[in-house]
RNA sequence: GGGCUUGUGGUCUAGCGGUUAUGACACCACACUCACACUGUGGAGGUCGAGAGUUCAAAUCUCUCCAGGCCCA
Numbered sequence: 001g002g003g004c005u006u007g008u009g010g011u012c013u014a015g016c017g018g019u020u021a022u023g024a025c026a027c028c029a030c031a032c033u034c035a036c037a038c039u040g041u042g043g044a045g046g047u048c049g050a051g052a053g054u055u056c057a058a059a060u061c062u063c064u065c066c067a068g069g070c071c072c073a
Stems, first nucleotide, its partner, number of pairs: 001072007010025003018056001027043005049065005
C1' cells in the first nucleotide's frame, strides 16, 4: 500500500429497513435476614465509533474517515 472483518449502556450481547434498541452480569433502592449472602420486585444508565448521503422511515443500505483484529504484498 491492497483485501476482508468487527465497533450497540460500566462489561458482554440480540437486532440484518418499520412504529417504546433485547437480554445477562455489574450498580442503586425496597422486600426477605439478628446481620451478610442467596432469592424476588422495581429503578437508573445508550443520542448504536465519527461525519455525510439514499429513503416516508436507517443501529441496519451507500460513501469517506477513526479504532481494533486477520490475510496479502

A computed fold for a 73-nucleotide RNA from a Candidatus Nanoarchaeia archaeon, annotated as transfer RNA.
NCBI's taxonomy places the organism under Archaea, Nanobdellati, Nanobdellota, Candidatus Nanoarchaeia.
Rfam family: tRNA. The family's RNA type in Rfam is transfer RNA. About the family: Transfer RNA (tRNA) molecules are approximately 80 nucleotides in length.